[in-house]
RNA sequence: UCCUGCCGGAGAGUCCGCGCGAUGCGCGGCGCCGAAGGCGCAACCCGCCCGGAAACGCUCAGGCACCCGAACGGCAGGA
Numbered sequence: 001u002c003c004u005g006c007c008g009g010a011g012a013g014u015c016c017g018c019g020c021g022a023u024g025c026g027c028g029g030c031g032c033c034g035a036a037g038g039c040g041c042a043a044c045c046c047g048c049c050c051g052g053a054a055a056c057g058c059u060c061a062g063g064c065a066c067c068c069g070a071a072c073g074g075c076a077g078g079a
Base pairs, nucleotide, nucleotide: 001079002078003077004076005075006074007073008072013030015029016028017027018026019025020024031064032063033062037060038058039057040056044052045051
């Protein structure tokens, strides 16, 4: 550094309409979020160059009850 397991882990309408086999799901519309991923600037890293590159920005993707997921952090194990 990578992988796995456990724990913690934010934000934003379960808004409107329609449909279905109907505690839910699907489609459309408008409004939003940023912490899967991706992209961009380039703060920053490097003696310099090359190079790397954000929690900043964009929202393509993803997401907007709960669940799941979730960057990141802690612990453990493995390579």